[in-house]
RNA sequence: UGACAAGCGCGCCAAACCAGGGGUAACCCUGGGACGGAAAGCCACGGGUCCAUUUUUUCUUUAUGAUAAAAUGGACAGCCGGGUUACCAUU
Repeated sequence: UGACAAGCGCGCCAAACCAGGGGUAACCCUGGGACGGAAAGCCACGGGUCCAUUUUUUCUUUAUGAUAAAAUGGACAGCCGGGUUACCAUU
C1' cells in the first nucleotide's frame, strides 16, 4: 500500500410509529423516535414488489363493479443481484 474476515473502542446511519409539508398514488422531505445495519453510502443496469393511466379478457349484482394480462409513466437501493466510492481505530 492492496485484498479478505471480524467488529474491542470512539463514532456513523435510522425501521415501525407520531407531528408538519409535497404528491392522484406508491412514496418522498423536515423534526422526534430506534427495529435493526459492517456499506442500512451512492447509482434504477438485471430480476422482483408497489402505484397511476389506457386497452383488452373473464365473472355477474350490468356498475363510479370485480378479476387477469399487456403497454406506458412513476416509486422502492432497509427485496435480491450488479456497478461504484469509502475516514479513524483494533485483530

Overview:
Predicted 3D model of a 91-nucleotide RNA (c-di-GMP-I riboswitch aptamer) from a Pseudomonadota bacterium. It matches the Rfam family "c-di-GMP-I riboswitch aptamer". About the family: GEMM was predicted in a large-scale screen for bacterial structured RNA regulatory elements. The prediction has a mean pLDDT of 80.